[in-house]
Molecule: FMN riboswitch aptamer (RFN element)
Organism: Staphylococcus haemolyticus
RNA sequence: CUUUCGGGGCGGGGUGCAAUUCCCAACCGGCAGUAAAUUAAGCCUGCGACCUGUCAAAGUAUAUGGUUAACUACUUUGAUGGCUGAUCUAGUGAAAGUCUAGAGCCGACAGUGAAAGUCUGGAUGGGAGAAAG
Numbered sequence: 001c002u003u004u005c006g007g008g009g010c011g012g013g014g015u016g017c018a019a020u021u022c023c024c025a026a027c028c029g030g031c032a033g034u035a036a037a038u039u040a041a042g043c044c045u046g047c048g049a050c051c052u053g054u055c056a057a058a059g060u061a062u063a064u065g066g067u068u069a070a071c072u073a074c075u076u077u078g079a080u081g082g083c084u085g086a087u088c089u090a091g092u093g094a095a096a097g098u099c100u101a102g103a104g105c106c107g108a109c110a111g112u113g114a115a116a117g118u119c120u121g122g123a124u125g126g127g128a129g130a131a132a133g
Base pairs, nucleotide, nucleotide: 001133002132003131004130005129012024013023014022026118027117028107029106030047031046032045033044042105043104051082052081053080054079055078056077057076058075059074060073061072087103088102089101090100091099109121110120111119
């Protein structure tokens, strides 16, 4: 540099005109690192995704009699920032927030007849990264 790969999950019951959104219960866990090795981490560290500031470039639009530039707004790309959830107890051991047992907790934005980690959508996108050549 090129190619390929690169996210899982509401079955059942209740209320209600209406809920996979509420209640009971169920289910799911991206990537790299980490003392414990052979795969061992959602909640340890960092990263990615959503949103967003600044700078640069390109494009689009309005205003002007016209053109160019500048300005303003928006979009895209690049660089660099911000924001970004949640864990304890016991055991073993030299060593564990990673193992074993138990009990907990967490989960972007927009949409919806009713509030969503699980439905629909942005997304046939982006992406930490992985493998091969």